[in-house]
Context: one part of a larger RNA
RNA sequence: UUACGGGGGCCCGCACAAGCGGUGGAGCAUGUGGUUUAAUUCGACACAACGCGAAGACCCUUACCUGGAUUUGACAUCCUGAAUCUUUUUGAAAGAUUUGAGUGCCCUUCGGGGAACCCAGUGACAGGUGCUGCAUGGCUGUCGUCAGCUCGUGUCGUGAGAUGUUCGGUUAAGUCCGGCAACGCGCGCACCCCUUGUCCUUAGUUACCAUCAUUUCGUUGGGGCCUCUCCGGCGCCUGCCGGUGCCCCACCGGAGGAAGGCGGGGACGACGUCAAGUCAUCAUGGCCCUUAGGAGUAGGGCUGCACACGUGCUACAAUGGCAUGUACAAAGGGUUGCCAAGCCGCGAGGUGGAGCUAAUCCCAUAAAGCAUGUCGUAGUCCGGAUUGGAGUCUGCAACUCGACUCCAUGAAGUCGGAAUCGCUAGUAAUCGUGAAUCAGAAUGUCACGGUGAAUACGUUCCCGGGCCUUGUACA
Numbered sequence: 001u002u003a004c005g006g007g008g009g010c011c012c013g014c015a016c017a018a019g020c021g022g023u024g025g026a027g028c029a030u031g032u033g034g035u036u037u038a039a040u041u042c043g044a045c046a047c048a049a050c051g052c053g054a055a056g057a058c059c060c061u062u063a064c065c066u067g068g069a070u071u072u073g074a075c076a077u078c079c080u081g082a083a084u085c086u087u088u089u090u091g092a093a094a095g096a097u098u099u100g101a102g103u104g105c106c107c108u109u110c111g112g113g114g115a116a117c118c119c120a121g122u123g124a125c126a127g128g129u130g131c132u133g134c135a136u137g138g139c140u141g142u143c144g145u146c147a148g149c150u151c152g153u154g155u156c157g158u159g160a161g162a163u164g165u166u167c168g169g170u171u172a173a174g175u176c177c178g179g180c181a182a183c184g185c186g187c188g189c190a191c192c193c194c195u196u197g198u199c200c201u202u203a204g205u206u207a208c209c210a211u212c213a214u215u216u217c218g219u220u221g222g223g224g225c226c227u228c229u230c231c232g233g234c235g236c237c238u239g240c241c242g243g244u245g246c247c248c249c250a251c252c253g254g255a256g257g258a259a260g261g262c263g264g265g266g267a268c269g270a271c272g273u274c275a276a277g278u279c280a281u282c283a284u285g286g287c288c289c290u291u292a293g294g295a296g297u298a299g300g301g302c303u304g305c306a307c308a309c310g311u312g313c314u315a316c317a318a319u320g321g322c323a324u325g326u327a328c329a330a331a332g333g334g335u336u337g338c339c340a341a342g343c344c345g346c347g348a349g350g351u352g353g354a355g356c357u358a359a360u361c362c363c364a365u366a367a368a369g370c371a372u373g374u375c376g377u378a379g380u381c382c383g384g385a386u387u388g389g390a391g392u393c394u395g396c397a398a399c400u401c402g403a404c405u406c407c408a409u410g411a412a413g414u415c416g417g418a419a420u421c422g423c424u425a426g427u428a429a430u431c432g433u434g435a436a437u438c439a440g441a442a443u444g445u446c447a448c449g450g451u452g453a454a455u456a457c458g459u460u461c462c463c464g465g466g467c468c469u470u471g472u473a474c475a
Base pairs, nucleotide, nucleotide: 002473003472004471005470007469008468009467010466011465012464013463015459016458019423020422021421022420023419026314027313028312029311030310031309032308033307034305035304042053043052064300065299066298067297070294073125077124078123079121080120081119088101089100091098092097105114106113107112127289128288130287131286132285136283137282138278139277140276141274143272148187149186151184152183153182154163155162156161167178168177169176193266194265195264196263199233200232203229204228208223209222212221213220237260240254241253242252243251244250316416320375321374322373323372324371325370326369332363333362334361337356338355342351343350344349382413387408388407389406390405391404392403393402429451430450431449432448433447434446435445
């Protein structure tokens, strides 16, 4: 000096406490372990692996296995020779591939030249999702949005080092103030950026409709008030008042204000730690393979199932289920697309063809809610797994192995042991909606709005962290 202590002091955090809702029990979905398998491709393993890479495995993807085939190669450059090339087509095969048939480039100074492709040869080489993340770059997680981490000069110390950065206040903050052998700088904090909340202003179409007409309908004429959209501004700074305080920094209360003390949310992650993760995004050193560990193909596998764990969804009901009627969003997406009205079907859907490159048209009825009726505490009009039958759609193809619909079937489950998780406000809880990926295939992910709580005395304790101090130990 650093680390550690079941040493001390001070402080913070959904860390505990106070509350609300879960997980752990059930069924299913999904990931992992294990086991099985010809193969169940590979990676990720406390927090910080396990709905993770994968924003989507029927083929493809695909890296795995089996079978049948290939060797200058599926992909690139160079050399030599022959000419190529385009399109149609016969037979064989699971296909890769193989066997025949027909057709026949461009420019030209006639010396030749050019592009693309095929065949043959020869090697140089290609190729490798093979190994090493403990050889690496890049990117990322984590402590942690924690308040820290350093440097220059000076001073002190024989020196390692110290000082500054400690101390007294204060703050979300090494934030600021005061003091001080220190005086200053830098990376972090904060600000600058985006978004949201008020108002003003520019502009009114595809958006809006108060007044005037006209209508089934902002539909039409019209209007520029309002909403909204868009450009640009204003606004919040402890600025004002009172109190507390050492006069400072600041804190507490108040006014005005849409908003008050960082207004709410996001992006932004210091020096470093874990030889943390990734050689399978990519790049790359070394090693290894080169008629195979490369490459092409069909089928299978990644979906197997005594079991164990993680993360979720649906429930166990009456604050509910069912039936009928009825109201109110936001944010997105759309031409290989979104698909209206009408008609057919109980339905998934089919038909149909209008409109839309979108504030115009479409996806698109938001659902919980509200009103009325019914059920009457029951394994039920709860719950929906499982199974049988019949279908729809996508796709070359739904057997292994898709989603959805209808009829029938109607399992476990009556609120969950030890234990354990999230959350402090438009939050939790609850209710639907959209998007990416995508032919099809979400209970996942990411986003959007609707309804909308309870509780926080406090810091003794558990966990993690910051500062000072003390003891010990390694060096």

Small-subunit ribosomal RNA, 3' major domain from an uncultured prokaryote, 475 nucleotides, folded computationally.